[in-house]
RNA sequence: UCAUAUCUUCGGGGAAGGGAGCAUUUCCCUACCGGCGGUGAAAGCCCGCGAGUCCGUCCGAUGACGGACCGAGACUGUGAAAUCCAGUCGCCGACGGUAUAGUCCGGAUGAGAGAAGAUGAAU
Numbered sequence: 001u002c003a004u005a006u007c008u009u010c011g012g013g014g015a016a017g018g019g020a021g022c023a024u025u026u027c028c029c030u031a032c033c034g035g036c037g038g039u040g041a042a043a044g045c046c047c048g049c050g051a052g053u054c055c056g057u058c059c060g061a062u063g064a065c066g067g068a069c070c071g072a073g074a075c076u077g078u079g080a081a082a083u084c085c086a087g088u089c090g091c092c093g094a095c096g097g098u099a100u101a102g103u104c105c106g107g108a109u110g111a112g113a114g115a116a117g118a119u120g121a122a123u
Base pairs, nucleotide, nucleotide: 001121002120005119006118007117008116009115010114017029018028019027031103032102033093034092035049036048037047038046044091045090052069053068054067055066056065057064058063073089074088075087076086077085095106096105097104
């Protein structure tokens, strides 16, 4: 440099304590957690992706593709630059089960954005 080919590994965290109740890790007080890439500066809430839901098409299928949907942040300070740092006050979180769930159980020893590495040929 080439095909960006082949292969391997990795790839999600979290309720302590109390109240009421026949019964709740699900309600109330309070607690704890935050995938991946980007972004002049470090991000759950800026941009996008994954995951998820619905519809459609293809199809041998548990698969592939397309479309739509898909949560949440401000102020102040410093600085060349920060909704990313510091301070303060907030907010968000799929589906099924169950006394109402981001945290329990389940699909899931699953899937995946991606990350790291190895190998081949030529120079």

Predicted 3D model of a 123-nucleotide RNA (FMN riboswitch aptamer (RFN element)) from a Fidelibacterota bacterium. It matches the Rfam family "FMN riboswitch aptamer (RFN element)". From the family's description: The RFN element is a highly conserved domain that is found frequently in the 5'-untranslated regions of prokaryotic mRNAs that encode for flavin mononucleotide (FMN) biosynthesis and transport proteins. This element is a metabolite-dependent riboswitch that directly binds FMN in the absence of proteins. In Bacillus subtilis, the riboswitch most likely controls gene expression by causing premature transcription termination within the 5' untranslated region of the ribDEAHT operon and precluding access to the ribosome-binding site of ypaA mRNA.The FMN riboswitch structure, reported in present an FMN-bound six-stem junction, adopts a butterfly-like scaffold, stapled together by opposingly directed but nearly identically folded peripheral domains. Gene Ontology term of the family: FMN binding. The coordinates come from a structure-prediction model, not an experiment, and the mean pLDDT is 81.